Small-subunit ribosomal RNA, 3' major domain from an uncultured prokaryote, 481 nucleotides, folded computationally.
Rfam family: Bacterial small subunit ribosomal RNA.
[in-house]
Context: one part of a larger RNA
RNA sequence: UGACGGGGGCCCGCACAAGCGGUGGAGUAUGUGGUUUAAUUCGACGCAACGCGCAGAACCUUACCCGGCCUUGACAUCGAGGGAAAGCUAUGAAAGUAGGGGCCCGUGACUUCGGUUACACAUGAAAACAGGUGCUGCAUGGCUGUCGUCAGCUCGUGUCGUGAGAUGUUGGGUUAAGUCCCGCAACGAGCGCAACCCCUGUCGUUAGUUGCCAGCGAGUAAUGUCGGGCACUCUAGCGAGACUGCCGUCGUCAAGACGGAGGAAGGCGGGGAUGACGUCAAGUCCUCAUGGCCCUUAUGGUCGGGGCUACACACGUACUACAAUGGGCGGUACAGAGCGCAGCGAACUCGCGAGAGUAAGCGAAUCGCAGAAAACCGUCCUUAGUUCGGAUUGCAGUCUGCAACUCGACUGCAUGAAGUCGGAAUCGCUAGUAAUCGCGGAUCAGCAUGCCGCGGUGAAUACGUUCCCGGGCCUUGUACA
Numbered sequence: 001u002g003a004c005g006g007g008g009g010c011c012c013g014c015a016c017a018a019g020c021g022g023u024g025g026a027g028u029a030u031g032u033g034g035u036u037u038a039a040u041u042c043g044a045c046g047c048a049a050c051g052c053g054c055a056g057a058a059c060c061u062u063a064c065c066c067g068g069c070c071u072u073g074a075c076a077u078c079g080a081g082g083g084a085a086a087g088c089u090a091u092g093a094a095a096g097u098a099g100g101g102g103c104c105c106g107u108g109a110c111u112u113c114g115g116u117u118a119c120a121c122a123u124g125a126a127a128a129c130a131g132g133u134g135c136u137g138c139a140u141g142g143c144u145g146u147c148g149u150c151a152g153c154u155c156g157u158g159u160c161g162u163g164a165g166a167u168g169u170u171g172g173g174u175u176a177a178g179u180c181c182c183g184c185a186a187c188g189a190g191c192g193c194a195a196c197c198c199c200u201g202u203c204g205u206u207a208g209u210u211g212c213c214a215g216c217g218a219g220u221a222a223u224g225u226c227g228g229g230c231a232c233u234c235u236a237g238c239g240a241g242a243c244u245g246c247c248g249u250c251g252u253c254a255a256g257a258c259g260g261a262g263g264a265a266g267g268c269g270g271g272g273a274u275g276a277c278g279u280c281a282a283g284u285c286c287u288c289a290u291g292g293c294c295c296u297u298a299u300g301g302u303c304g305g306g307g308c309u310a311c312a313c314a315c316g317u318a319c320u321a322c323a324a325u326g327g328g329c330g331g332u333a334c335a336g337a338g339c340g341c342a343g344c345g346a347a348c349u350c351g352c353g354a355g356a357g358u359a360a361g362c363g364a365a366u367c368g369c370a371g372a373a374a375a376c377c378g379u380c381c382u383u384a385g386u387u388c389g390g391a392u393u394g395c396a397g398u399c400u401g402c403a404a405c406u407c408g409a410c411u412g413c414a415u416g417a418a419g420u421c422g423g424a425a426u427c428g429c430u431a432g433u434a435a436u437c438g439c440g441g442a443u444c445a446g447c448a449u450g451c452c453g454c455g456g457u458g459a460a461u462a463c464g465u466u467c468c469c470g471g472g473c474c475u476u477g478u479a480c481a
Stems, first nucleotide, its partner, number of pairs: 001481002003478003007475007015465002019429005026320008034311002042053002064306007073129001077128001081123001083121001088099004106119005131295002134293003140289002142284003145280001147278001152191006158167003171182003197272004202240007211230003216227003243266001246260005322422001326381006338369003343362002348357003388419001393414007435457007
């Protein structure tokens, strides 16, 4: 000087408390451990591994296993030589192997019309070399997690100290903040904080189609459907607006705090992006790059099949429930954000349905996906393992795809398991939040209870900081560095 303390003081945070809903019990989904296996590829391991890499393992992917093959190689540079390429036959599970075939008919330039040469393509001797998801993240770059959006981390000059170093950065107030004010042997400055950026909340203005329809006209069973219009909604560009600016009280005449007015919004309005010096030899050599080491008829390459989907068990994360604030049936409203041409696919017909047939429109404020669902109205059920719950299993189907046996999703009929609110323990959340309801997207042929977004309905509680956890500042002890 740090670090640490079951030392002290001050102060924060869904840290506790106050509340609401869960997890831990059940079934299923998914990841992991373990076990099994020819293989169940590899990595990730307290927080910060475990619906994580994987935003989608039937083949492919694929790195694993078994078997069939290749050895200048699937790919790059160089390259003597002879050649258009394709297509055919045999064999094979395929990859391939063997056979024969094709040829002056690839393109450009020159040409004595014989050809020469360059490029592209496949073939091919040789030698260099290729290749490796093989090892080392404790040799590395890059990227990332985490403490933590915590308020800190430093420097120049000066001053003090023999020195390490101190001061500044401590103190009194204040703030979300090393935020600001005052004081002070310090005076300044940098990286952080804040602001500048984006979305959202109010208004104005510009613009008016594909959007909108107040007034006027036309038309329809009905619909902005048509004429017309751009007022309104909206769309998307530019502006305005919030600054403790105003008033009062408190405060050190300060910074600021509390209350009020006006206002769509008030003291950081709400949300996002943004992550200081550093810590964990944190994670990643399997994104990529890369030093070193290792393999080179194999640790490389290719194909078929299998595996990553196993199952006595254990854990994490979710979904669905155990019901009446509910379940079934009928009727009937109201979103936002997205996506679409090898695509979205209306209407019509067929099918109980998944879906099929045919096909309009739309590269989309125009057409389509698209019915939002919970809610609301009516009715049945009456506390029961049930008209709750839907696992499991049987049969019959649909779709995607070369192919659904291992191992896809969905539909119909039948079957109807556990489960009556969950021990010790434990998680999230402070407002348009929790809870609850549906919708969309990426990946994607197909496959979503996961992930990333979107809107609908919409709470309860916070006395307080003693205690648990994490953190900041000052101080104290130390045999630790």